A computed fold for a 147-nucleotide part of an RNA from an uncultured prokaryote, annotated as small-subunit ribosomal RNA, 3' minor domain.

Context: one part of a larger RNA
């Protein structure tokens, strides 16, 4: 449920997601430097010291502690990158939403046939030029298909 038909975008309001953004707050980590806890290693070691050697028995040396450097070294701090997340004025299209606005752009030759490559131009579907298809309709020839 058949043109009193289908049916395009713009704008207007809700709403979701997303992009872009002056920055802005973290999170992970590069690199430079500044710091340098515990610790272990090394150097030292005048204070202190029973174990091992000497020893005239008064002490000596060797080793060990406290302790002092030094190298490494966490956290921290500064400078300057990377990279990841969030928020964000304003921004740009995009989904979605019975009964908004504007127009009527395709679908009958849809009233200028359509589409379509490019190029301009338009409130908005869209016009325009200029090539290009037929997935146009009509006529004419012409060469086939079927009855």
């Nucleotide at each position: 449920c058949a043109c009193c038909g289908c049916c395009c975008g713009u704008c207007a309001c809700a709403u979701c997601a997303c992009g872009a953004a002056a920055g802005u707050c973290g999170g992970c980590u590069g690199c430079a430097c500044u710091a340098g806890a515990a610790g272990u290693c090394a150097c030292u070691g005048g204070g202190c010291u029973a174990a091992c050697c000497c020893u005239u028995c008064g002490g000596g040396g060797a080793g060990g502690c406290a302790g002092g450097u030094g190298c490494c070294g966490a956290a921290a701090g500064u400078g300057u990158g990377g990279u990841u997340g969030g928020c964000a004025a304003u921004u740009g299209g995009g989904g979605u939403g019975a009964a908004g606005u504007c127009g009527u752009a395709a679908c009958a030759a849809g009233g200028u046939a359509g589409c379509u490559g490019u190029a301009g131009g338009a409130g908005a579907a869209c016009c325009u030029g200029u090539g290009g298809c037929u997935g146009g309709a009509u006529c004419a020839c012409c060469u086939c298909c079927u009855u």

Model confidence (mean pLDDT): 81 of 100.